[in-house]
RNA sequence: UGAGUAAAUCAGAUAAUCGCGUGAAAACGAGGAAAGUCCGAGCUCCAUAGAGCAAGGGUGCUGGGUAAUCCCCAGUGGAGGCGACUCCAAGGAUAGUGCAACAGAAAUAGACCGCCCGAAAGGGUAAGGAUGGAAAGGCGAGGUAAGAGCUCACCAGCGCACUGGCGACUUUGCGGCUCUGUAAACCCCACCCGGAGCAAGACCAAGAACGGGCUUUAAAAAGGGACGGCUCGUCCCGCCCUAAUGGUAGGUCGCUUGAGCCCUUCGGCAACGAUGGGCCUAGAUAGAUGAUUAUCCAAUACAGAACUCGGCUUAUAGAUUUACUCACCAA
RNA sequence: GCGAGAUUAACUCAGAUGGUAGAGUGUUUCCUUGACGUGGAAAAAGUCAGGGGUUCGAGUCCCUUAUCUCGCACCA
Numbered sequence: 001u002g003a004g005u006a007a008a009u010c011a012g013a014u015a016a017u018c019g020c021g022u023g024a025a026a027a028c029g030a031g032g033a034a035a036g037u038c039c040g041a042g043c044u045c046c047a048u049a050g051a052g053c054a055a056g057g058g059u060g061c062u063g064g065g066u067a068a069u070c071c072c073c074a075g076u077g078g079a080g081g082c083g084a085c086u087c088c089a090a091g092g093a094u095a096g097u098g099c100a101a102c103a104g105a106a107a108u109a110g111a112c113c114g115c116c117c118g119a120a121a122g123g124g125u126a127a128g129g130a131u132g133g134a135a136a137g138g139c140g141a142g143g144u145a146a147g148a149g150c151u152c153a154c155c156a157g158c159g160c161a162c163u164g165g166c167g168a169c170u171u172u173g174c175g176g177c178u179c180u181g182u183a184a185a186c187c188c189c190a191c192c193c194g195g196a197g198c199a200a201g202a203c204c205a206a207g208a209a210c211g212g213g214c215u216u217u218a219a220a221a222a223g224g225g226a227c228g229g230c231u232c233g234u235c236c237c238g239c240c241c242u243a244a245u246g247g248u249a250g251g252u253c254g255c256u257u258g259a260g261c262c263c264u265u266c267g268g269c270a271a272c273g274a275u276g277g278g279c280c281u282a283g284a285u286a287g288a289u290g291a292u293u294a295u296c297c298a299a300u301a302c303a304g305a306a307c308u309c310g311g312c313u314u315a316u317a318g319a320u321u322u323a324c325u326c327a328c329c330a331a
Numbered sequence: 332g333c334g335a336g337a338u339u340a341a342c343u344c345a346g347a348u349g350g351u352a353g354a355g356u357g358u359u360u361c362c363u364u365g366a367c368g369u370g371g372a373a374a375a376a377g378u379c380a381g382g383g384g385u386u387c388g389a390g391u392c393c394c395u396u397a398u399c400u401c402g403c404a405c406c407a
Base pairs, nucleotide, nucleotide: 001327002326003325004324005323006322007321008320009319010318012296013295014294015293016292017291018290020029021028022027031302035313036312038311039310040309041308042307043197044196045195046194050232051231052230053229056193057192058191059190060189061075062074063073064072065071076090077088078087079086080085091188092187096186097185098182099181100180112129113128114125115124116123117122137155138154140152141151142150156178158175159174160173161172164169201253202252203251204250211241212240213239214238223237224236225235226234227233245407246406247405248404260279261278262277263276265274266273267272332403333402334401335400336399337398338397341356342355343354344353350387358374359373360372361371362370380396381395382394383393384392
């Protein structure tokens, strides 16, 4: 100098004028994603949401963090890259069942061609050929009638023992030679999950409707229904006309101080935790957060809160910083 | 705001356990008719909404994005 990797920050600024929302005033007034609603919670009601069981759903290498998670951090194994580094729904296919079209002789098991023995009939053979995503561990040597893990060395895989590690896993050695793939198919194993959602829900005001008829048991037992799967438990009980009918389109609360934000110190590799100090930062309900001018100027993206948080995912112009890698050149 | 569902030919819809995508209407051509209609025969027409993943193989299974549709007010 060029190419790249990772992490982080900003998301126009200042002033004037006019205007809008909250508020008594002072003052304050959209985002990194306010979005998708994909996860996890707070809060509210449903029965005090309680116990058990089943179904259904979810998660799935290990250890930790957190209120909690499908999130985050640190590692293990695998894949990619020269490298910095990145990616992985990554338990079990030796519990069982299912599926594997077409091609191919044969698809979880095999003799079509070929090779060998034999006069033939027939037999032996998975080395070679063709098909396929996948073909009976790979390759070399010995061996044989021809062959074959039949035997041996190396490599891959599986199992056992051992070394190190909390653990996933791993070092080394031994063994028999060897088992197809698919669980984002059913399933098995381990763990987790009650449902609905601020149009939840609480209160006030206004206003209309709330009618008519039939039946009725002495006891016991039984039955049905609700609690939105079942049981325990708790509660309720007939039928018809006719099963809904009428009214309102108002207000207040929930509604923003919260697992909140910033800084210091300490512990931890880190996520994060603890201590101390400081700060208050939208709350509308037809829905505010805008417009113009001037200066700086590259100022141009995606995009607009609706009960609130923690994550993830997706969209996004431009600018800046830090650390690191590779290539070339120079000293 | 909250919740649920759908997307397959020009239109309306099938496609159950993954294995070459179908039907009806419409369109085009031919036959029938003096001509039109009807009738008969044939043909064309699909990025299975877009992207990614699992699998040998995806309309179908999983994730994500887009578009469209539907439902939900309060009081007695």

Two RNAs folded together computationally: RNase P RNA and transfer RNA, 407 nucleotides in total. It holds a member of the Rfam family "Bacterial RNase P class A". About the family: Ribonuclease P (RNase P) is a ubiquitous endoribonuclease, found in archaea, bacteria and eukarya as well as chloroplasts and mitochondria. Rfam links the family to the GO terms tRNA processing, dimeric ribonuclease P complex and ribonuclease P activity. The coordinates come from a structure-prediction model, not an experiment, and the mean pLDDT is 76.